Notes
The RNA shown here (Bacterial RNase P class A) has 375 nucleotides and comes from a Pseudomonadota bacterium. Lineage of the source: Bacteria > Pseudomonadati > Pseudomonadota. A source record names the gene rnpB. It matches the Rfam family "Bacterial RNase P class A". The family's RNA type in Rfam is ribozyme.
[in-house]
RNA sequence: GCGGAGGGCCGGAUGGCCGCGGGCCCGGGCUUUUCCCGGGGUCGAGGAAAGUCCGGACUCCACGGAGGAACGGCGCCGGGUAACGCCCGGCCGGCGCAAGCCGCGGGACAGCGCCACAGAAAUCAAACCGCCCCGUUCGCGGGGUAAGGGUGAAACGGUGGGGUAAGAGCCCACCGCGCCGGUGGCAACAUCGGUGGCACGGCAAGCCCCGCCGGGAGCAAGGCCGAAUAGGGAUCGCGCGGGGGCAACCCCGGGGGCCCUCCGCCCCCAGCAGAUCCGGGUAGGCUGCUAGAGCCGGUCCGCAAGGGCCGGCCCAGAGGAAUGGCCAUCGGGGCGCAAGCCCUACAGAAUCCGGCUUACAGGCCGUCCGCACGC
Numbered sequence: 001g002c003g004g005a006g007g008g009c010c011g012g013a014u015g016g017c018c019g020c021g022g023g024c025c026c027g028g029g030c031u032u033u034u035c036c037c038g039g040g041g042u043c044g045a046g047g048a049a050a051g052u053c054c055g056g057a058c059u060c061c062a063c064g065g066a067g068g069a070a071c072g073g074c075g076c077c078g079g080g081u082a083a084c085g086c087c088c089g090g091c092c093g094g095c096g097c098a099a100g101c102c103g104c105g106g107g108a109c110a111g112c113g114c115c116a117c118a119g120a121a122a123u124c125a126a127a128c129c130g131c132c133c134c135g136u137u138c139g140c141g142g143g144g145u146a147a148g149g150g151u152g153a154a155a156c157g158g159u160g161g162g163g164u165a166a167g168a169g170c171c172c173a174c175c176g177c178g179c180c181g182g183u184g185g186c187a188a189c190a191u192c193g194g195u196g197g198c199a200c201g202g203c204a205a206g207c208c209c210c211g212c213c214g215g216g217a218g219c220a221a222g223g224c225c226g227a228a229u230a231g232g233g234a235u236c237g238c239g240c241g242g243g244g245g246c247a248a249c250c251c252c253g254g255g256g257g258c259c260c261u262c263c264g265c266c267c268c269c270a271g272c273a274g275a276u277c278c279g280g281g282u283a284g285g286c287u288g289c290u291a292g293a294g295c296c297g298g299u300c301c302g303c304a305a306g307g308g309c310c311g312g313c314c315c316a317g318a319g320g321a322a323u324g325g326c327c328a329u330c331g332g333g334g335c336g337c338a339a340g341c342c343c344u345a346c347a348g349a350a351u352c353c354g355g356c357u358u359a360c361a362g363g364c365c366g367u368c369c370g371c372a373c374g375c
Stems, first nucleotide, its partner, number of pairs: 001371005007365004012330007020044003024040006046346001050357002053355005058218004071214005076090005091105001092103004106209002111207002113203003128149002130145006157175006176198001177196008222287004232278005237272002241252004253269006294313008331344005
């Protein structure tokens, strides 16, 4: 210099004018509360406030304890955390010369199921072509063979040698695989030695098995106050349940009181825009509500994620609605010889917090790798 890998951070600045939301203070409209008006000062969006996909705090509801079943989620190992499906460090596999990247990464000898197309054959096996042996009427028939060809994502260990009619773990060496043991590591795992004799294909984002986790709803949660009107109940006043029968009378209820239940006794029953009192709900108001797993700095521990201690700070809390607009100057980027022109993003809180994912004009700062050249 060129090419590449991977982190952290910013995401306009200053001034003027006008305007908006929440506390606080002052003055006025009336004397207090409320309400309204004016003024002052202070605070007022984000790295994602977004998607609402995970995990929590908080609140209400449900729930005697323990165990189990069903359903759902998670799944290499260790650590971090309030917790997580998140993060950090490692292991294994794949890719890359490398820095590094990717992996829904437990179990396929518990059982069931599936493996399209092609292919002879997709797992109790199996012979299409070829090769070898025997027979032959020379068309072919019988047998052996998984080394070669061909199909496929995948063909019943791989390479080499011996062996054989041709072949074959049939035998041998190395690799792979299974089992046993040693060493290192907390572990996943790595490595070494012995041994077995090729027996054991793939799929669990198919059922399933194993381990761990999980009660439901959500701030429109929940708590307090509470009108007007309508409706409900009790008492009082006027008034007095249904059916049958000509009638006397008989039958059947409902509500309340006598503390509850049965029995018994007593009272009431339709109706009145009647009077008094009581309670529930609605509108509305207050609260929950923002000081917190908080932010910044220092220091110590840790490879790191993160944690401990010390100091400082207060940083929206609304009505679903506020957090803005204009001008000037300066920035940043692109084009242009220049004058100048164009662009300056994605997007906006609503109970709060930790993550993940997605969107984003432009820019800044470290780290690492490869190649080439120079010293």
The prediction has a mean pLDDT of 77.